A computed fold for a 79-nucleotide RNA from a marine sediment metagenome, annotated as c-di-GMP-I riboswitch aptamer.
Its mean pLDDT, the model's own confidence on a scale to 100, is 87.

[in-house]
RNA sequence: GAUAAAGGCAAACCCGCCGCAAGGCGGGGACGCAAAGCUGCGGGUCCUGAGUGGAACGAAGGAAAGCCGGGUUGCCGAA
Repeated sequence: GAUAAAGGCAAACCCGCCGCAAGGCGGGGACGCAAAGCUGCGGGUCCUGAGUGGAACGAAGGAAAGCCGGGUUGCCGAA
RNA backbone atom coordinates (compact mmCIF):
# COMPACT_ATOMS: atom_id res chain seq x y z
P G A 1 -0.25 3.00 3.81
O5' G A 1 -0.48 2.36 2.37
C5' G A 1 -0.59 3.17 1.21
C4' G A 1 -0.69 2.25 0.00
C3' G A 1 -1.93 1.37 0.00
O3' G A 1 -2.37 1.18 -1.34
C1' G A 1 0.00 0.00 0.00
P A A 2 -3.77 1.76 -1.80
O5' A A 2 -3.61 1.83 -3.40
C5' A A 2 -2.29 1.90 -3.95
C4' A A 2 -2.35 1.62 -5.44
C3' A A 2 -3.41 0.59 -5.86
O3' A A 2 -3.80 0.86 -7.21
C1' A A 2 -1.25 -0.29 -6.28
P U A 3 -5.03 1.81 -7.55
O5' U A 3 -5.98 0.85 -8.40
C5' U A 3 -6.83 -0.10 -7.73
C4' U A 3 -7.32 -1.09 -8.75
C3' U A 3 -6.21 -1.90 -9.43
O3' U A 3 -6.68 -3.22 -9.71
C1' U A 3 -7.43 -0.70 -11.07
P A A 4 -5.99 -4.49 -8.99
O5' A A 4 -4.44 -4.37 -9.40
C5' A A 4 -4.07 -4.34 -10.79
C4' A A 4 -2.72 -4.97 -10.98
C3' A A 4 -2.61 -6.43 -10.61
O3' A A 4 -3.14 -7.25 -11.63
C1' A A 4 -0.68 -5.25 -9.87
P A A 5 -3.87 -8.62 -11.29
O5' A A 5 -2.64 -9.60 -10.96
C5' A A 5 -1.72 -9.94 -11.98
C4' A A 5 -0.59 -10.77 -11.39
C3' A A 5 -1.06 -11.91 -10.49
O3' A A 5 -1.43 -13.05 -11.26
C1' A A 5 0.67 -10.72 -9.42
P A A 6 -2.56 -14.06 -10.72
O5' A A 6 -1.79 -14.89 -9.59
C5' A A 6 -0.69 -15.71 -9.94
C4' A A 6 0.05 -16.17 -8.70
C3' A A 6 -0.83 -16.83 -7.64
O3' A A 6 -1.10 -18.18 -7.97
C1' A A 6 0.64 -15.30 -6.61
P G A 7 -2.58 -18.75 -7.83
O5' G A 7 -2.65 -19.36 -6.37
C5' G A 7 -3.46 -18.74 -5.35
C4' G A 7 -2.59 -18.51 -4.13
C3' G A 7 -3.34 -18.50 -2.81
O3' G A 7 -3.60 -19.82 -2.34
C1' G A 7 -1.90 -16.64 -2.90
P G A 8 -4.95 -20.13 -1.55
O5' G A 8 -4.75 -19.37 -0.15
C5' G A 8 -3.67 -19.72 0.70
C4' G A 8 -3.59 -18.77 1.88
C3' G A 8 -4.85 -18.71 2.74
O3' G A 8 -4.91 -19.81 3.65
C1' G A 8 -4.08 -16.52 2.32
P C A 9 -6.32 -20.47 4.02
O5' C A 9 -6.94 -19.42 5.06
C5' C A 9 -6.24 -19.11 6.26
C4' C A 9 -6.82 -17.86 6.87
C3' C A 9 -8.28 -17.94 7.26
O3' C A 9 -8.43 -18.55 8.52
C1' C A 9 -7.85 -15.89 6.14
P A A 10 -9.68 -19.53 8.78
O5' A A 10 -10.94 -18.56 8.71
C5' A A 10 -11.04 -17.44 9.62
C4' A A 10 -12.19 -16.54 9.20
C3' A A 10 -13.54 -17.24 9.28
O3' A A 10 -14.49 -16.42 9.95
C1' A A 10 -13.14 -16.39 7.06
P A A 11 -15.60 -17.10 10.86
O5' A A 11 -16.57 -15.86 11.12
C5' A A 11 -16.03 -14.67 11.70
C4' A A 11 -16.98 -13.51 11.44
C3' A A 11 -18.44 -13.81 11.74
O3' A A 11 -18.72 -13.68 13.12
C1' A A 11 -18.24 -12.67 9.66
P A A 12 -19.68 -14.81 13.83
O5' A A 12 -21.10 -14.57 13.12
C5' A A 12 -21.82 -13.36 13.35
C4' A A 12 -22.94 -13.22 12.36
C3' A A 12 -23.96 -14.36 12.35
O3' A A 12 -24.92 -14.21 13.39
C1' A A 12 -23.37 -13.79 10.14
P C A 13 -25.32 -15.53 14.25
O5' C A 13 -25.96 -16.52 13.17
C5' C A 13 -27.17 -16.19 12.50
C4' C A 13 -27.39 -17.13 11.33
C3' C A 13 -27.33 -18.61 11.68
O3' C A 13 -28.57 -19.07 12.21
C1' C A 13 -26.04 -18.21 9.75
P C A 14 -28.56 -20.30 13.28
O5' C A 14 -28.29 -21.59 12.36
C5' C A 14 -29.23 -21.97 11.36
C4' C A 14 -28.70 -23.14 10.56
C3' C A 14 -28.22 -24.31 11.40
O3' C A 14 -29.31 -25.13 11.83
C1' C A 14 -26.64 -23.85 9.71
P C A 15 -29.18 -25.91 13.26
O5' C A 15 -28.18 -27.11 12.95
C5' C A 15 -28.56 -28.13 12.02
C4' C A 15 -27.40 -29.10 11.80
C3' C A 15 -26.75 -29.63 13.06
O3' C A 15 -27.51 -30.68 13.64
C1' C A 15 -25.08 -28.99 11.53
P G A 16 -27.47 -30.88 15.24
O5' G A 16 -26.02 -31.51 15.51
C5' G A 16 -25.73 -32.83 15.04
C4' G A 16 -24.27 -33.15 15.25
C3' G A 16 -23.74 -32.95 16.67
O3' G A 16 -24.09 -34.04 17.52
C1' G A 16 -22.22 -32.02 15.14
P C A 17 -24.32 -33.74 19.11
O5' C A 17 -22.85 -33.49 19.68
C5' C A 17 -21.90 -34.57 19.71
C4' C A 17 -20.52 -34.05 20.05
C3' C A 17 -20.40 -33.31 21.38
O3' C A 17 -20.33 -34.19 22.48
C1' C A 17 -19.26 -32.10 19.71
P C A 18 -20.88 -33.70 23.93
O5' C A 18 -19.79 -32.63 24.41
C5' C A 18 -18.46 -33.07 24.72
C4' C A 18 -17.59 -31.89 25.09
C3' C A 18 -18.14 -30.98 26.19
O3' C A 18 -17.97 -31.54 27.48
C1' C A 18 -17.28 -29.65 24.43
P G A 19 -19.12 -31.30 28.61
O5' G A 19 -18.99 -29.74 28.96
C5' G A 19 -17.84 -29.26 29.66
C4' G A 19 -17.86 -27.74 29.74
C3' G A 19 -19.13 -27.13 30.33
O3' G A 19 -19.15 -27.20 31.75
C1' G A 19 -18.51 -25.93 28.39
P C A 20 -20.48 -27.67 32.52
O5' C A 20 -21.52 -26.50 32.23
C5' C A 20 -22.92 -26.68 32.48
C4' C A 20 -23.55 -25.36 32.86
C3' C A 20 -23.34 -24.23 31.86
O3' C A 20 -24.33 -24.26 30.84
C1' C A 20 -22.90 -23.47 34.08
P A A 21 -23.84 -24.11 29.32
O5' A A 21 -23.46 -22.57 29.22
C5' A A 21 -24.48 -21.58 29.38
C4' A A 21 -23.83 -20.22 29.70
C3' A A 21 -22.94 -19.67 28.60
O3' A A 21 -23.73 -18.92 27.69
C1' A A 21 -21.83 -19.55 30.70
P A A 22 -23.28 -18.78 26.17
O5' A A 22 -22.07 -17.72 26.21
C5' A A 22 -22.33 -16.33 26.34
C4' A A 22 -21.05 -15.58 26.69
C3' A A 22 -19.95 -15.68 25.64
O3' A A 22 -20.11 -14.68 24.64
C1' A A 22 -19.06 -16.15 27.78
P G A 23 -20.25 -15.10 23.13
O5' G A 23 -19.09 -16.16 22.87
C5' G A 23 -17.73 -15.77 22.77
C4' G A 23 -16.85 -16.88 23.31
C3' G A 23 -16.39 -17.92 22.30
O3' G A 23 -15.29 -17.46 21.53
C1' G A 23 -17.16 -19.02 24.23
P G A 24 -15.01 -18.08 20.06
O5' G A 24 -14.42 -19.53 20.37
C5' G A 24 -13.15 -19.67 21.01
C4' G A 24 -12.88 -21.13 21.31
C3' G A 24 -12.82 -22.04 20.09
O3' G A 24 -11.54 -21.98 19.47
C1' G A 24 -14.17 -23.03 21.76
P C A 25 -11.41 -22.19 17.89
O5' C A 25 -11.66 -23.76 17.70
C5' C A 25 -10.72 -24.70 18.21
C4' C A 25 -11.23 -26.11 17.98
C3' C A 25 -11.65 -26.43 16.56
O3' C A 25 -10.55 -26.70 15.71
C1' C A 25 -13.27 -27.24 18.06
P G A 26 -10.62 -26.31 14.17
O5' G A 26 -11.62 -27.39 13.56
C5' G A 26 -11.24 -28.77 13.50
C4' G A 26 -12.39 -29.61 12.98
C3' G A 26 -13.04 -29.11 11.70
O3' G A 26 -12.29 -29.43 10.54
C1' G A 26 -14.70 -29.73 13.24
P G A 27 -12.37 -28.49 9.26
O5' G A 27 -13.83 -28.75 8.69
C5' G A 27 -14.16 -30.02 8.13
C4' G A 27 -15.62 -30.10 7.78
C3' G A 27 -16.15 -29.00 6.87
O3' G A 27 -15.79 -29.18 5.51
C1' G A 27 -17.68 -29.36 8.62
P G A 28 -15.57 -27.90 4.58
O5' G A 28 -17.03 -27.29 4.39
C5' G A 28 -18.00 -28.02 3.64
C4' G A 28 -19.38 -27.43 3.84
C3' G A 28 -19.60 -26.03 3.28
O3' G A 28 -19.79 -26.03 1.87
C1' G A 28 -20.59 -26.21 5.41
P G A 29 -19.20 -24.82 1.00
O5' G A 29 -19.87 -23.52 1.64
C5' G A 29 -21.28 -23.30 1.55
C4' G A 29 -21.67 -22.05 2.33
C3' G A 29 -20.97 -20.80 1.83
O3' G A 29 -21.74 -20.24 0.77
C1' G A 29 -20.78 -20.94 4.21
P A A 30 -21.10 -19.21 -0.26
O5' A A 30 -21.19 -17.84 0.55
C5' A A 30 -20.49 -16.71 0.07
C4' A A 30 -20.42 -15.71 1.22
C3' A A 30 -19.48 -14.54 0.87
O3' A A 30 -20.00 -13.39 1.53
C1' A A 30 -18.64 -15.68 2.75
P C A 31 -20.84 -12.29 0.75
O5' C A 31 -20.62 -10.98 1.64
C5' C A 31 -21.68 -10.53 2.47
C4' C A 31 -21.14 -9.83 3.71
C3' C A 31 -19.92 -8.94 3.51
O3' C A 31 -20.28 -7.69 2.94
C1' C A 31 -19.70 -10.19 5.51
P G A 32 -19.17 -6.87 2.12
O5' G A 32 -18.32 -6.20 3.29
C5' G A 32 -16.92 -5.98 3.14
C4' G A 32 -16.22 -6.45 4.40
C3' G A 32 -14.70 -6.37 4.34
O3' G A 32 -14.26 -5.07 4.72
C1' G A 32 -15.33 -8.54 5.04
P C A 33 -12.88 -4.52 4.05
O5' C A 33 -11.73 -5.34 4.80
C5' C A 33 -11.58 -5.24 6.21
C4' C A 33 -10.50 -6.19 6.68
C3' C A 33 -9.16 -6.01 6.00
O3' C A 33 -8.43 -4.97 6.64
C1' C A 33 -9.73 -8.31 6.07
P A A 34 -7.62 -3.93 5.76
O5' A A 34 -6.21 -4.67 5.61
C5' A A 34 -5.13 -3.91 5.09
C4' A A 34 -3.83 -4.61 5.48
C3' A A 34 -2.60 -3.79 5.16
O3' A A 34 -1.56 -4.14 6.08
C1' A A 34 -2.58 -5.77 3.87
P A A 35 -1.53 -3.33 7.44
O5' A A 35 -1.66 -4.43 8.57
C5' A A 35 -0.91 -5.63 8.54
C4' A A 35 -1.82 -6.81 8.21
C3' A A 35 -2.72 -7.24 9.36
O3' A A 35 -3.95 -7.75 8.83
C1' A A 35 -1.33 -9.04 8.70
P A A 36 -5.30 -7.44 9.61
O5' A A 36 -6.09 -8.83 9.75
C5' A A 36 -5.59 -9.85 10.63
C4' A A 36 -6.49 -11.08 10.57
C3' A A 36 -6.66 -11.65 9.17
O3' A A 36 -6.81 -13.08 9.24
C1' A A 36 -8.74 -10.80 9.94
P G A 37 -5.61 -14.08 8.70
O5' G A 37 -4.32 -13.68 9.57
C5' G A 37 -4.17 -14.16 10.89
C4' G A 37 -2.94 -15.05 10.98
C3' G A 37 -2.51 -15.35 12.41
O3' G A 37 -3.19 -16.49 12.90
C1' G A 37 -0.66 -14.56 11.18
P C A 38 -3.83 -16.44 14.38
O5' C A 38 -2.55 -16.38 15.35
C5' C A 38 -1.67 -17.49 15.42
C4' C A 38 -0.41 -17.10 16.17
C3' C A 38 -0.63 -16.51 17.56
O3' C A 38 -0.86 -17.52 18.53
C1' C A 38 0.95 -15.21 16.41
P U A 39 -1.80 -17.22 19.78
O5' U A 39 -1.00 -16.12 20.62
C5' U A 39 0.24 -16.44 21.23
C4' U A 39 0.88 -15.20 21.81
C3' U A 39 0.06 -14.50 22.89
O3' U A 39 0.31 -15.09 24.15
C1' U A 39 0.89 -12.91 21.34
P G A 40 -0.85 -15.45 25.12
O5' G A 40 -1.30 -14.02 25.74
C5' G A 40 -1.63 -13.96 27.12
C4' G A 40 -1.95 -12.52 27.50
C3' G A 40 -2.68 -12.42 28.83
O3' G A 40 -2.34 -11.18 29.46
C1' G A 40 -4.10 -11.67 27.09
P C A 41 -0.96 -11.14 30.37
O5' C A 41 -0.17 -9.90 29.76
C5' C A 41 0.97 -9.39 30.42
C4' C A 41 1.23 -7.95 30.00
C3' C A 41 0.01 -7.04 30.04
O3' C A 41 -0.26 -6.58 31.35
C1' C A 41 1.18 -6.71 28.01
P G A 42 -1.74 -6.25 31.78
O5' G A 42 -2.01 -4.81 31.11
C5' G A 42 -1.28 -3.68 31.57
C4' G A 42 -1.72 -2.43 30.81
C3' G A 42 -3.22 -2.20 30.75
O3' G A 42 -3.73 -1.63 31.93
C1' G A 42 -2.31 -1.92 28.60
P G A 43 -5.22 -1.98 32.42
O5' G A 43 -6.14 -1.21 31.36
C5' G A 43 -6.17 0.22 31.35
C4' G A 43 -6.96 0.73 30.16
C3' G A 43 -8.40 0.23 30.06
O3' G A 43 -9.28 0.93 30.95
C1' G A 43 -7.38 0.11 27.95
P G A 44 -10.47 0.12 31.65
O5' G A 44 -11.45 -0.24 30.43
C5' G A 44 -12.22 0.79 29.82
C4' G A 44 -12.83 0.31 28.51
C3' G A 44 -13.85 -0.83 28.65
O3' G A 44 -15.13 -0.34 29.05
C1' G A 44 -12.35 -1.32 26.89
P U A 45 -16.07 -1.30 29.93
O5' U A 45 -16.40 -2.53 28.97
C5' U A 45 -17.21 -2.32 27.81
C4' U A 45 -17.30 -3.59 26.99
C3' U A 45 -17.87 -4.80 27.72
O3' U A 45 -19.30 -4.74 27.78
C1' U A 45 -15.95 -5.46 26.50
P C A 46 -20.04 -5.40 29.02
O5' C A 46 -19.94 -6.97 28.76
C5' C A 46 -20.59 -7.55 27.64
C4' C A 46 -20.19 -9.00 27.49
C3' C A 46 -20.40 -9.87 28.72
O3' C A 46 -21.77 -10.25 28.88
C1' C A 46 -18.29 -10.34 27.79
P C A 47 -22.33 -10.56 30.33
O5' C A 47 -21.72 -11.99 30.68
C5' C A 47 -22.09 -13.13 29.90
C4' C A 47 -21.34 -14.35 30.39
C3' C A 47 -21.50 -14.66 31.87
O3' C A 47 -22.72 -15.36 32.11
C1' C A 47 -19.22 -14.81 31.27
P U A 48 -23.47 -15.15 33.50
O5' U A 48 -22.55 -15.94 34.52
C5' U A 48 -22.45 -17.37 34.46
C4' U A 48 -21.38 -17.87 35.41
C3' U A 48 -21.56 -17.46 36.87
O3' U A 48 -22.50 -18.29 37.54
C1' U A 48 -19.31 -17.17 36.22
P G A 49 -23.48 -17.62 38.61
O5' G A 49 -22.49 -16.98 39.68
C5' G A 49 -21.70 -17.82 40.52
C4' G A 49 -20.63 -17.00 41.22
C3' G A 49 -21.17 -16.00 42.24
O3' G A 49 -21.34 -16.68 43.50
C1' G A 49 -19.56 -14.94 40.83
P A A 50 -22.01 -15.94 44.76
O5' A A 50 -20.79 -15.91 45.78
C5' A A 50 -20.18 -17.13 46.22
C4' A A 50 -18.92 -16.83 47.01
C3' A A 50 -19.13 -15.92 48.22
O3' A A 50 -19.53 -16.67 49.36
C1' A A 50 -17.29 -15.15 46.95
P G A 51 -20.76 -16.17 50.27
O5' G A 51 -20.33 -14.68 50.65
C5' G A 51 -19.27 -14.44 51.58
C4' G A 51 -18.85 -12.99 51.53
C3' G A 51 -19.93 -11.99 51.91
O3' G A 51 -20.03 -11.84 53.33
C1' G A 51 -18.85 -11.27 49.93
P U A 52 -21.44 -11.49 54.01
O5' U A 52 -21.62 -9.95 53.67
C5' U A 52 -20.78 -8.97 54.29
C4' U A 52 -20.97 -7.61 53.63
C3' U A 52 -22.36 -7.02 53.74
O3' U A 52 -22.57 -6.37 54.99
C1' U A 52 -21.54 -6.77 51.53
P G A 53 -23.96 -6.50 55.73
O5' G A 53 -24.97 -6.06 54.57
C5' G A 53 -25.60 -4.78 54.57
C4' G A 53 -26.12 -4.50 53.17
C3' G A 53 -27.63 -4.67 53.02
O3' G A 53 -28.28 -3.42 53.24
C1' G A 53 -26.48 -5.87 51.31
P G A 54 -29.88 -3.33 53.22
O5' G A 54 -30.12 -3.48 51.64
C5' G A 54 -31.34 -3.06 51.06
C4' G A 54 -31.60 -3.83 49.76
C3' G A 54 -33.07 -4.13 49.54
O3' G A 54 -33.51 -3.79 48.22
C1' G A 54 -31.79 -6.17 49.67
P A A 55 -33.75 -4.47 46.91
O5' A A 55 -32.63 -4.18 45.80
C5' A A 55 -33.00 -3.74 44.50
C4' A A 55 -32.31 -2.39 44.21
C3' A A 55 -31.08 -2.48 43.34
O3' A A 55 -31.41 -2.36 41.96
C1' A A 55 -30.59 -1.22 45.31
P A A 56 -30.28 -2.73 40.80
O5' A A 56 -29.27 -1.52 41.01
C5' A A 56 -27.93 -1.60 40.51
C4' A A 56 -26.99 -0.95 41.51
C3' A A 56 -25.55 -1.45 41.44
O3' A A 56 -24.81 -0.68 40.50
C1' A A 56 -26.32 -1.61 43.66
P C A 57 -23.57 -1.41 39.71
O5' C A 57 -22.50 -1.63 40.89
C5' C A 57 -21.85 -0.51 41.48
C4' C A 57 -21.08 -0.95 42.72
C3' C A 57 -19.94 -1.93 42.47
O3' C A 57 -18.77 -1.26 42.02
C1' C A 57 -21.20 -2.62 44.36
P G A 58 -17.84 -2.04 40.90
O5' G A 58 -17.49 -3.44 41.59
C5' G A 58 -16.58 -3.50 42.71
C4' G A 58 -16.64 -4.89 43.32
C3' G A 58 -16.05 -5.99 42.45
O3' G A 58 -14.65 -6.09 42.72
C1' G A 58 -18.17 -6.67 43.32
P A A 59 -13.68 -6.77 41.59
O5' A A 59 -12.83 -7.76 42.51
C5' A A 59 -12.05 -7.25 43.59
C4' A A 59 -11.80 -8.35 44.62
C3' A A 59 -11.07 -9.57 44.07
O3' A A 59 -9.66 -9.37 44.13
C1' A A 59 -12.97 -10.26 45.31
P A A 60 -8.77 -9.82 42.85
O5' A A 60 -9.10 -11.37 42.65
C5' A A 60 -8.59 -12.34 43.56
C4' A A 60 -9.24 -13.69 43.30
C3' A A 60 -9.14 -14.17 41.86
O3' A A 60 -7.90 -14.79 41.58
C1' A A 60 -11.37 -14.38 42.60
P G A 61 -7.27 -14.72 40.11
O5' G A 61 -8.19 -15.70 39.25
C5' G A 61 -8.16 -17.11 39.50
C4' G A 61 -9.34 -17.79 38.82
C3' G A 61 -9.36 -17.67 37.30
O3' G A 61 -8.46 -18.57 36.66
C1' G A 61 -11.51 -17.25 38.15
P G A 62 -7.78 -18.14 35.23
O5' G A 62 -9.01 -18.15 34.22
C5' G A 62 -9.53 -19.39 33.75
C4' G A 62 -10.86 -19.18 33.05
C3' G A 62 -10.81 -18.54 31.67
O3' G A 62 -10.40 -19.45 30.66
C1' G A 62 -12.58 -17.61 32.91
P A A 63 -9.63 -18.91 29.34
O5' A A 63 -10.77 -18.12 28.57
C5' A A 63 -11.86 -18.84 27.99
C4' A A 63 -12.84 -17.87 27.34
C3' A A 63 -12.28 -17.07 26.17
O3' A A 63 -12.32 -17.84 24.98
C1' A A 63 -13.53 -15.65 27.61
P A A 64 -11.10 -17.76 23.92
O5' A A 64 -11.36 -16.38 23.16
C5' A A 64 -12.52 -16.19 22.35
C4' A A 64 -12.77 -14.70 22.15
C3' A A 64 -11.61 -13.95 21.49
O3' A A 64 -11.76 -13.96 20.09
C1' A A 64 -12.27 -12.82 23.48
P A A 65 -10.46 -14.29 19.17
O5' A A 65 -9.58 -12.96 19.29
C5' A A 65 -10.13 -11.71 18.85
C4' A A 65 -9.01 -10.82 18.32
C3' A A 65 -8.32 -11.37 17.08
O3' A A 65 -8.00 -10.28 16.21
C1' A A 65 -6.73 -11.05 18.78
P G A 66 -7.93 -10.51 14.63
O5' G A 66 -9.28 -9.85 14.09
C5' G A 66 -9.52 -8.46 14.28
C4' G A 66 -11.02 -8.20 14.25
C3' G A 66 -11.77 -8.90 15.37
O3' G A 66 -12.84 -8.04 15.81
C1' G A 66 -12.65 -9.58 13.28
P C A 67 -12.93 -7.66 17.33
O5' C A 67 -12.57 -6.12 17.31
C5' C A 67 -13.45 -5.17 16.70
C4' C A 67 -13.33 -3.85 17.41
C3' C A 67 -11.91 -3.30 17.46
O3' C A 67 -11.58 -2.59 16.28
C1' C A 67 -12.87 -3.23 19.63
P C A 68 -10.06 -2.58 15.76
O5' C A 68 -9.37 -1.58 16.80
C5' C A 68 -9.73 -0.20 16.82
C4' C A 68 -9.04 0.51 17.98
C3' C A 68 -7.53 0.34 18.03
O3' C A 68 -6.85 1.17 17.08
C1' C A 68 -8.41 0.06 20.18
P G A 69 -5.50 0.63 16.37
O5' G A 69 -4.46 0.61 17.60
C5' G A 69 -3.98 1.85 18.12
C4' G A 69 -3.24 1.64 19.42
C3' G A 69 -1.95 0.82 19.36
O3' G A 69 -0.86 1.54 18.79
C1' G A 69 -3.19 0.21 21.28
P G A 70 0.29 0.73 17.98
O5' G A 70 1.03 -0.11 19.13
C5' G A 70 1.80 0.59 20.12
C4' G A 70 2.27 -0.38 21.19
C3' G A 70 3.18 -1.50 20.70
O3' G A 70 4.53 -1.04 20.55
C1' G A 70 1.54 -2.40 22.14
P G A 71 5.44 -1.66 19.36
O5' G A 71 5.71 -3.14 19.87
C5' G A 71 6.49 -3.38 21.05
C4' G A 71 6.55 -4.87 21.34
C3' G A 71 7.04 -5.72 20.18
O3' G A 71 8.47 -5.73 20.12
C1' G A 71 5.10 -6.69 21.10
P U A 72 9.21 -5.67 18.69
O5' U A 72 8.90 -7.11 18.05
C5' U A 72 9.47 -8.28 18.65
C4' U A 72 8.79 -9.52 18.10
C3' U A 72 8.85 -9.69 16.59
O3' U A 72 10.10 -10.23 16.16
C1' U A 72 6.66 -10.13 17.35
P U A 73 10.67 -9.90 14.71
O5' U A 73 9.87 -10.93 13.78
C5' U A 73 10.18 -12.31 13.83
C4' U A 73 9.18 -13.12 13.02
C3' U A 73 9.05 -12.74 11.55
O3' U A 73 10.09 -13.29 10.74
C1' U A 73 6.90 -13.00 12.47
P G A 74 10.54 -12.55 9.39
O5' G A 74 9.24 -12.73 8.46
C5' G A 74 8.95 -14.01 7.91
C4' G A 74 7.62 -14.01 7.19
C3' G A 74 7.54 -13.15 5.93
O3' G A 74 8.12 -13.82 4.82
C1' G A 74 5.60 -12.81 7.24
P C A 75 8.62 -13.00 3.54
O5' C A 75 7.31 -12.99 2.61
C5' C A 75 6.87 -14.21 2.02
C4' C A 75 5.83 -13.92 0.95
C3' C A 75 6.23 -12.83 -0.04
O3' C A 75 7.05 -13.36 -1.08
C1' C A 75 4.03 -12.45 0.72
P C A 76 8.21 -12.46 -1.74
O5' C A 76 7.38 -11.40 -2.60
C5' C A 76 6.65 -11.83 -3.75
C4' C A 76 5.84 -10.68 -4.31
C3' C A 76 6.64 -9.44 -4.64
O3' C A 76 7.22 -9.55 -5.94
C1' C A 76 4.68 -8.84 -3.44
P G A 77 8.71 -8.96 -6.22
O5' G A 77 8.45 -7.39 -6.30
C5' G A 77 7.52 -6.86 -7.26
C4' G A 77 7.16 -5.43 -6.88
C3' G A 77 8.33 -4.48 -6.98
O3' G A 77 7.98 -3.33 -7.75
C1' G A 77 7.41 -4.44 -4.77
P A A 78 8.80 -3.02 -9.11
O5' A A 78 7.95 -1.82 -9.72
C5' A A 78 7.77 -0.62 -8.98
C4' A A 78 6.55 0.10 -9.52
C3' A A 78 6.39 1.53 -9.02
O3' A A 78 7.14 2.42 -9.82
C1' A A 78 4.38 0.36 -8.67
P A A 79 8.13 3.47 -9.12
O5' A A 79 7.12 4.49 -8.42
C5' A A 79 6.20 5.23 -9.23
C4' A A 79 5.18 5.91 -8.35
C3' A A 79 5.77 6.78 -7.25
O3' A A 79 6.08 8.08 -7.73
C1' A A 79 4.11 5.37 -6.32
The RNAcentral record of the sequence draws on MGnify.